[in-house]
RNA sequence: GGAGAGGGCCGGAUGGUCGCCGGCCGCAAGGCCGGAGGAAAGUCCGGACUCCAAGGGCAGGGCGCUGGGUAACACCCAGGCGGAGCGAUCCGACACAAGCGCAACAGAGAGCAGACCGCCGAUGGCCUGGGCAACCAGGAUCAGGCAAGGGUGAAACGGCGGGGUAAGAGCCCACCGCGUUCGUGGCGACACGGACGGCACGGCAAGCGUCGCCCGGAGCAAGACCAAAUAGGGGGGCACUCCGAGACUCGACCAUAUGGGAGCCUCGGAACGGCUGGCUCAGUCGGGCUCCCGGGUAGGUCGCACGAGGCCCGGAGUAAUCCCGGUCCCAGAGAAAUGAUCAUCUCCACCAUAGCCUCUGGCGAAGGCGGAACAGAAUCCGGCUUAUAGGCCCUCUCCCUCG
Numbered sequence: 001g002g003a004g005a006g007g008g009c010c011g012g013a014u015g016g017u018c019g020c021c022g023g024c025c026g027c028a029a030g031g032c033c034g035g036a037g038g039a040a041a042g043u044c045c046g047g048a049c050u051c052c053a054a055g056g057g058c059a060g061g062g063c064g065c066u067g068g069g070u071a072a073c074a075c076c077c078a079g080g081c082g083g084a085g086c087g088a089u090c091c092g093a094c095a096c097a098a099g100c101g102c103a104a105c106a107g108a109g110a111g112c113a114g115a116c117c118g119c120c121g122a123u124g125g126c127c128u129g130g131g132c133a134a135c136c137a138g139g140a141u142c143a144g145g146c147a148a149g150g151g152u153g154a155a156a157c158g159g160c161g162g163g164g165u166a167a168g169a170g171c172c173c174a175c176c177g178c179g180u181u182c183g184u185g186g187c188g189a190c191a192c193g194g195a196c197g198g199c200a201c202g203g204c205a206a207g208c209g210u211c212g213c214c215c216g217g218a219g220c221a222a223g224a225c226c227a228a229a230u231a232g233g234g235g236g237g238c239a240c241u242c243c244g245a246g247a248c249u250c251g252a253c254c255a256u257a258u259g260g261g262a263g264c265c266u267c268g269g270a271a272c273g274g275c276u277g278g279c280u281c282a283g284u285c286g287g288g289c290u291c292c293c294g295g296g297u298a299g300g301u302c303g304c305a306c307g308a309g310g311c312c313c314g315g316a317g318u319a320a321u322c323c324c325g326g327u328c329c330c331a332g333a334g335a336a337a338u339g340a341u342c343a344u345c346u347c348c349a350c351c352a353u354a355g356c357c358u359c360u361g362g363c364g365a366a367g368g369c370g371g372a373a374c375a376g377a378a379u380c381c382g383g384c385u386u387a388u389a390g391g392c393c394c395u396c397u398c399c400c401u402c403g
Base pairs, nucleotide, nucleotide: 001399002398003397004396005395006394007393008392009391010390012345013344014343015342016341017340018339020035021034022033023032024031025030037374041385042384044383045382046381047380048379049219050218051217052216060215061214062213063212064211065079066078067077068076069075080094081092082091083090084089095210096209099208100207101204102203116150117149118146119145120144123143124142125141126139127138128137129136130135158176159175161173162172163171177199178197179196180195181194182193183192184191185190223302224301225300226299233293234292235291236290237289238288241270242269243268244267245266246265250263253260254259272286273285274284275283276282309328310327311326312325314323315322316321346372347371348370350368351367355363356362357361
């Protein structure tokens, strides 16, 4: 110098003016103080809090290497194992293959596997040649043997080397893998080493299933308190026409062995009253007034921001994290405020001038113009994930060059 890996931070700054939301002070005018984020987002996990339910189980859901952290977790830290990378480092739903099931296409054959090309053809035939014969040599021709090599596939029934053989094959041997077992180290996941076995017991559980552990439901529109108007519910008092029908839980009163029955309630009609209308007819509406009680709605108050809180020093721990001490108070309302503008500066993009260069082009001081990433609290907290212009810092790896 180049290419990378991991982590942390800022994310326009300062001032003036005018606004918006909240709090305090003030009779008022007004004054003072505070006012978004690292993700406030997605609402994906885990909790606090509130109400309901509280017995057991099934169902359902989640998690799944080990140890630690935590209120808890699907999070974090440290490690193991597997995979990727020369490396820093990164990624991993990382329990179980007994049972059921699945494996498209291609391929000879896909789970009691199989032979397309290929290799061999020892053995028994065939053909050719030789030989009196026994037999010998050759051919790759029939039967047959094989699975080394090629080829298909995500995957081909251990890998590789040697021996062996007609050719081959765990057929035999060494190493590796696998299984069983023993020892050593480690809290453990696991690692290392020895012995023995003999090559079977293949893959998929993000197909059903099995095992272990965990989980009650709904959510701040939770929930608690106060409480209008109107309508409706219950009760009391006062007032009020008639007729008919019906119901029944009640029943003054009369009679008295079981009977009658005003009233009350409902429905219909008449009359009455209001409205429409100049009037009749007609239509339509009405059944009272008043007081008390209780439920609920609108609305208001709380929940609601002092908390698993922030910062700093010290200590324990590899770390996550925890402990001790000090210090600070830091938005909050409600469908919802946190903005606009001016000046100076910073950064970015564009235009363009002087100028420069390796000159169909490139760089580009001054100047002009535009812009400032993603985004926006809603009960609160711990995480994860996703978005983020531009910039800064720390540690580490590989390559090249120079000393």